Predicted 3D model of a 401-nucleotide RNA (Bacterial RNase P class A) from a Candidatus Muproteobacteria bacterium. Lineage of the source: Bacteria > Pseudomonadati > Pseudomonadota > Candidatus Muproteobacteria. Its Rfam family is "Bacterial RNase P class A". Rfam links the family to the GO terms dimeric ribonuclease P complex, tRNA processing and ribonuclease P activity. Model confidence (mean pLDDT): 76 of 100. The sequence was found by an Rfam model in a public genome assembly.
RNA sequence: GGAGUCGGCCAGACAGUCGCUGCCCCCGACUAUCUCCAGGUACAGCAUCGCCCCGUGGGUGCGGGUUGUUUCUGGGGAUAGCCGUGGGGGAGAGGAAAGUCCGGGCUCCAUAGGGCAAGGUGCCAGGUAACGCCUGGGGGGCGCGAGCCCACGGAAAGUGCCACAGAAAAUAUACCGCCCCGCGAGUCAUCUCGGGGUAAGGGUGAAAAGGUGCGGUAAGAGCGCACCGCGCUGGUGGUAACACUGGCGGCAGGGUAAACCCCACCCGGAGCAAGGCCAAAUAGGGGAACAUUGGCGUGGCCCACGCCGUUCCCGGGUAGGCCGCUUGAGGCGCGCGGCGACGUGUGCCCUAGAUGAAUGGCUGUCCGCGACAGAACCCGGCUUAUAGGCCGGCUCCCGCC
Repeated sequence: GGAGUCGGCCAGACAGUCGCUGCCCCCGACUAUCUCCAGGUACAGCAUCGCCCCGUGGGUGCGGGUUGUUUCUGGGGAUAGCCGUGGGGGAGAGGAAAGUCCGGGCUCCAUAGGGCAAGGUGCCAGGUAACGCCUGGGGGGCGCGAGCCCACGGAAAGUGCCACAGAAAAUAUACCGCCCCGCGAGUCAUCUCGGGGUAAGGGUGAAAAGGUGCGGUAAGAGCGCACCGCGCUGGUGGUAACACUGGCGGCAGGGUAAACCCCACCCGGAGCAAGGCCAAAUAGGGGAACAUUGGCGUGGCCCACGCCGUUCCCGGGUAGGCCGCUUGAGGCGCGCGGCGACGUGUGCCCUAGAUGAAUGGCUGUCCGCGACAGAACCCGGCUUAUAGGCCGGCUCCCGCC
């Protein structure tokens, strides 16, 4: 310098201006409650003052004083709520907010316990609130390598399926071939026909009853032997998956379990339109009182009862409003434990909460000219989409010193 691999980060920048949705402060208006002051009205208590009358002790007389209560008018203050036509401050989408595919919190319903069914998961160990996620390890595959990928339990429990081709796709079988025997022919190379052996070679197929080699044989064959593989059974290492290794057995037999199934483990249902609170008009329900003077019904008639009536009260629910709602398995820094996922201690921080649903428009300057895309109860994951750029670890190749 080139090629590659893994991990992390950013997601046009700055300024001005006009909006939008919450929050906080000030100001103003209104409402409610409490309270203070002034004046008036009414009542009650207390002290008795002045005047008047009869008369010397009284009066149901008139006018004041003071305290309390009630009520009215005017003014002031405090608290709360709501409103804004005011002013100021501060905040305002994402790494995926997406798909809604897993797991959990939360809420309501159900539930003694256990089982079946259904669904899911599937090498081992650990992490976690939990997971189908993550970390570490094992095994298999790919790559020179860094590294990447894998639903990776069981097909010697049973059942099913396996197109085409092929003799045969699983109780095995034989197209070509190879070999032996018999009859016949023959130019003595061999050939036709019949019988038998074989599965080494060829051929079909994605896949054909272990593989390689030596021996053996008429030709062959685990027929025999060695190694590999497989099964059984020990030993060593490892928490385990598993790895290495000893002995025994010539040795089960295709594939498919995201086919049924078997084994092990997990699992109640619905979802913020969950759920809770306040609560109008209208209609309807329940109760009490009044009226029974009236109408209707039961009834032969009266009484009585029921319904219709008026007033008041109560509860449910709708519209509407409020809570749930964002402080949380939270984020960042540092220390400690751990290979790591992660755990723990401590310090600091508060970072959208709308409900027709805000998070934007315009102008100016600059650059590398800007992708995918927008919260809706919350959180942990996975998957998918994504212009351009930055940082770090590692690998391979080339060149130079």